[in-house]
RNA sequence: CCGUGCUAGGUGGGGAGCUCGUGGUGCCCUGCACCCUCAAUCCACGUACGAGGGGCUGAACUCCCACCCGAGGCUCGGAUCGCCGCCCACUCGGCCCCGUCCCGGUGCCGACGGUCGGGUCCUGCGCAACGAAGCCCCGCGAACCGAGUCAGGUCCGGAAGGAAGCAGCUCUCAGCGGACCGCUCCGUGUGCCGCAGGUACACCUGACCCGAGCCGGAGCGGGUCACCGACGGGUGGCGCCUCCGGGUCGACGGUGGGUGCACGG
Numbered sequence: 001c002c003g004u005g006c007u008a009g010g011u012g013g014g015g016a017g018c019u020c021g022u023g024g025u026g027c028c029c030u031g032c033a034c035c036c037u038c039a040a041u042c043c044a045c046g047u048a049c050g051a052g053g054g055g056c057u058g059a060a061c062u063c064c065c066a067c068c069c070g071a072g073g074c075u076c077g078g079a080u081c082g083c084c085g086c087c088c089a090c091u092c093g094g095c096c097c098c099g100u101c102c103c104g105g106u107g108c109c110g111a112c113g114g115u116c117g118g119g120u121c122c123u124g125c126g127c128a129a130c131g132a133a134g135c136c137c138c139g140c141g142a143a144c145c146g147a148g149u150c151a152g153g154u155c156c157g158g159a160a161g162g163a164a165g166c167a168g169c170u171c172u173c174a175g176c177g178g179a180c181c182g183c184u185c186c187g188u189g190u191g192c193c194g195c196a197g198g199u200a201c202a203c204c205u206g207a208c209c210c211g212a213g214c215c216g217g218a219g220c221g222g223g224u225c226a227c228c229g230a231c232g233g234g235u236g237g238c239g240c241c242u243c244c245g246g247g248u249c250g251a252c253g254g255u256g257g258g259u260g261c262a263c264g265g
Stems, first nucleotide, its partner, number of pairs: 001265006009057003012030004020046005034054005063258006072249008081239008091230004096223005102217005113209008121198006127191002129188003133184003137178004146171004154163003
């Protein structure tokens, strides 16, 4: 150096998460990588590389180590964007107020205002309605321990007669069912009901007094910033897409190095 047979090893790796920690099942990345059973209020383990079983490969393209590259993940800071909260400033608009002008409606068949009263509201009582219960009414209803009448039979008596009393019949208790007319009692998210009282003056309305305004809309000018909306600035929180910078882990790939045993030639 070549050949044969073996062995260690390999038969995917990584990120976040979970965990005191490690690995796995579940999620994501890489890209193609033997099969079966098991595993989230989980499975195996304690410097770990999941546990059990069966295959394949095998000392190098394949196993081990170092470095480079770098998909992707995690994290920190910043920018942009969106939502929410707070503060400040000023302007505009809405709302509100004042003045003026115009239009419409209404008003001497009485506006606005004033006085008195009534209603809407609350409380009490009555009445009514509705519901429940009881009474009344109807029917059923007691082997004996309820009532009446008690055949037969029993008991007392010399007899006349008397006593208790089963079945049957009649009636009724407790109870059950029905009927809803009436009565009593209780209750109510009940009432164009009645009586008495109260609150409030908001709305509606009646009578009387007075005697000419009242209501709505549009325009113009002004006031105000209590409230609402828009524009601006600052600040705080949350979110996720994108971008920038830092840190960390790092698949795939690349480069370099390292690692056996036996026999034969």
This is a predicted structure of a 265-nucleotide RNA (Bacterial large signal recognition particle RNA) from an Acidimicrobiia bacterium. NCBI's taxonomy places the organism under Bacteria, Bacillati, Actinomycetota, Acidimicrobiia. The gene name in the source record is ffs. The coordinates come from a structure-prediction model, not an experiment, and the mean pLDDT is 77. Its Rfam family is "Bacterial large signal recognition particle RNA". It is annotated as a non-coding RNA gene. RNAcentral records the identical sequence in 2 taxa. The RNAcentral record of the sequence draws on ENA and MGnify.